[in-house]
This is a predicted structure of a 522-nucleotide part of an RNA (small-subunit ribosomal RNA, 5' domain) from a wastewater metagenome.
RNAcentral holds the full RNA, with entries from SILVA.
Context: one part of a larger RNA
RNA sequence: GGACGAACGCUGGCGGCGUGCCUAACACAUGCAAGUCGAACGGAACUGUUUUGAAAGAUUUCUUCGGAAUGAAUUUGAUUUAGUUUAGUGGCGGACGGGUGAGUAACGCGUGAGUAACCUGCCUUCAAGAGGGGGAUAACAUUCUGAAAAGAAUGCUAAUACCGCAUGAUAUAUCGGAACCACAUGGUUUUGAUAUCAAAGAUUUUAUCGCUUGAAGAUGGACUCGCGUCCGAUUAGUUAGUUGGUGAGGUAACGGCUCACCAAGACCGCGAUCGGUAGCCGGACUGAGAGGUUGAACGGCCACAUUGGGACUGAGACACGGCCCAGACUCCUACGGGAGGCAGCAGUGGGGGAUAUUGCGCAAUGGGGGCAACCCUGACGCAGCAACGCCGCGUGAAGGAUGAAGGUUUUCGGAUUGUAAACUUCUUUUAUUAAGGACGAAAAAUGACGGUACUUAAUGAAUAAGCUCCGGCUAACUACGUGCCAGCAGCCGCGGUAAUACGUAGGGAGCAAGCGUUGUCC
Numbered sequence: 001g002g003a004c005g006a007a008c009g010c011u012g013g014c015g016g017c018g019u020g021c022c023u024a025a026c027a028c029a030u031g032c033a034a035g036u037c038g039a040a041c042g043g044a045a046c047u048g049u050u051u052u053g054a055a056a057g058a059u060u061u062c063u064u065c066g067g068a069a070u071g072a073a074u075u076u077g078a079u080u081u082a083g084u085u086u087a088g089u090g091g092c093g094g095a096c097g098g099g100u101g102a103g104u105a106a107c108g109c110g111u112g113a114g115u116a117a118c119c120u121g122c123c124u125u126c127a128a129g130a131g132g133g134g135g136a137u138a139a140c141a142u143u144c145u146g147a148a149a150a151g152a153a154u155g156c157u158a159a160u161a162c163c164g165c166a167u168g169a170u171a172u173a174u175c176g177g178a179a180c181c182a183c184a185u186g187g188u189u190u191u192g193a194u195a196u197c198a199a200a201g202a203u204u205u206u207a208u209c210g211c212u213u214g215a216a217g218a219u220g221g222a223c224u225c226g227c228g229u230c231c232g233a234u235u236a237g238u239u240a241g242u243u244g245g246u247g248a249g250g251u252a253a254c255g256g257c258u259c260a261c262c263a264a265g266a267c268c269g270c271g272a273u274c275g276g277u278a279g280c281c282g283g284a285c286u287g288a289g290a291g292g293u294u295g296a297a298c299g300g301c302c303a304c305a306u307u308g309g310g311a312c313u314g315a316g317a318c319a320c321g322g323c324c325c326a327g328a329c330u331c332c333u334a335c336g337g338g339a340g341g342c343a344g345c346a347g348u349g350g351g352g353g354a355u356a357u358u359g360c361g362c363a364a365u366g367g368g369g370g371c372a373a374c375c376c377u378g379a380c381g382c383a384g385c386a387a388c389g390c391c392g393c394g395u396g397a398a399g400g401a402u403g404a405a406g407g408u409u410u411u412c413g414g415a416u417u418g419u420a421a422a423c424u425u426c427u428u429u430u431a432u433u434a435a436g437g438a439c440g441a442a443a444a445a446u447g448a449c450g451g452u453a454c455u456u457a458a459u460g461a462a463u464a465a466g467c468u469c470c471g472g473c474u475a476a477c478u479a480c481g482u483g484c485c486a487g488c489a490g491c492c493g494c495g496g497u498a499a500u501a502c503g504u505a506g507g508g509a510g511c512a513a514g515c516g517u518u519g520u521c522c
Stems, first nucleotide, its partner, number of pairs: 001522004006518005013393006019386002021351001026349003030346003035092003040089002043086006051078005060069003099304003108229008118221002123217007131165001133163002140155006171196011201209003230276003237267003242264008279301004283294004306327005329340004357383001359382003365379001366377004396426004406417004431459006440449001466511005471492003477506005487494002
């Protein structure tokens, strides 16, 4: 000198774009953050509609005044049909998106290869197919238990829920034949036999959306390997599933991944093991570069979700807002038993030098569900707070000497503040007021931001300057006070009676809505 997710002191006008718990991966009140589909299904509730029964009965007509007929509005039951809502069964999604960096020195990450050892829902393309049956179960009803959370028994019912049967191969498995190829195990193509497996319907009513099997693609993942990846030798030996083999199990798949048996290996001074520290990278800062430091924000990968362990479901998890067990903690309790997990967005306490609103909207972009309408979305888009950073603008402009007054200083002549002010003539960025008023929105509808940006008019210099320094380094000097005191200080050093170094004032220098100090890196 540069840089910062900064903090502190003094000061503070505006706008744009960014950034904002670096500490306690500490504990969390409250609200929201993952739902959706009635075009899979049976119900339930409500609202109309059709037909019809019952109750009570206004009105009107007739009347022998006893009554008879008519039957509006109303209540209630059954029935037809249409619609709305939806607890439950079922489907898809809750494995994405969002957060954090505790752990991890590791194939975790980066980079380059490999899989003749693998998987892949939704999506795209292609080839086939969807025949015929069955038994349940929630919801619901009744009964019961419990303070609650919740649960049990009996009975009824549906499906794109579940289960057989049929058909079936270029699928899978086993046994064979042939050709070609290669990188050990082998691969590809073709051919034969045997065995085993499939399906679901819905609807605005005739065009869609679905369903099953197979082949290929795309996307996403899994595994293996070469190289690279901090400090310590005041850590020198480490290791028994350890190293390898055979066999079996397991996995999508290879493999001590696991197990039985067999052998005695494997790593290490080119640093094993142990200890410490740490998420890694694209990048960022600095530097002429080499290098050094760093990994906030944005993007990629990884790991974690109160601590530890476990599996289930599923194409995908060993799953932040799923389940089970154990621990700690908090809460409810009728003491028998239950409930919870902000390292999501806000917010609270605590810690700290220190870090924001319990805001608006799904209008845009994107995601989930749905044929769609649409619903959900603290992702996201915006707004609020903070000079935290970068960038831009302003706080007036021109003229103006009698060099006014005042201040400071003085050798008392003056010098300086100083064209500075006053004064004259202008301007209106900004400010205030008023009027108009977007783009972002696509063929129609739809804008949180927002009556915002912007435009026009009016008013009037009007609303807007500080901070640090002035001995040398280092740009900028005098007076007074103080008297080795009070104090200053980055280094050298100032201060003991004439201090350009302390304090104040005048003047000056530098930067400027900032200026200094501290911390850290180069």